[in-house]
RNA sequence: CGGGGAGUAGCGCAGUCUGGUAGCGCGGUUGCUUUGGGAGCAAUAGGUCGCAGGUUCGAAUCCUGUUUCCCCGACCA
Numbered sequence: 001c002g003g004g005g006a007g008u009a010g011c012g013c014a015g016u017c018u019g020g021u022a023g024c025g026c027g028g029u030u031g032c033u034u035u036g037g038g039a040g041c042a043a044u045a046g047g048u049c050g051c052a053g054g055u056u057c058g059a060a061u062c063c064u065g066u067u068u069c070c071c072c073g074a075c076c077a
Base pairs, nucleotide, nucleotide: 001073002072003071004070005069006068007067010026011025012024013023020057028044029043030042031041032040033039050066051065052064053063054062
């Protein structure tokens, strides 16, 4: 330098193809059961979907640019 992949809740991920209420597991908080711990059950909080712009009535999803990380290749030595 070229090609490909990834970035979504504290952590691990799905959703993108085919635009229409942002989800799952673990974790957190509260309540109940328990002497307590552990565990179980119920409820609840937590998101600028990497960033910027565009298209659209409507964008995590489509388009463009950009940034970080990973893999492969090339170049130099």

A computed fold for a 77-nucleotide RNA from a Pontiellaceae bacterium, annotated as transfer RNA. Its Rfam family is "tRNA". It is annotated as a transfer RNA.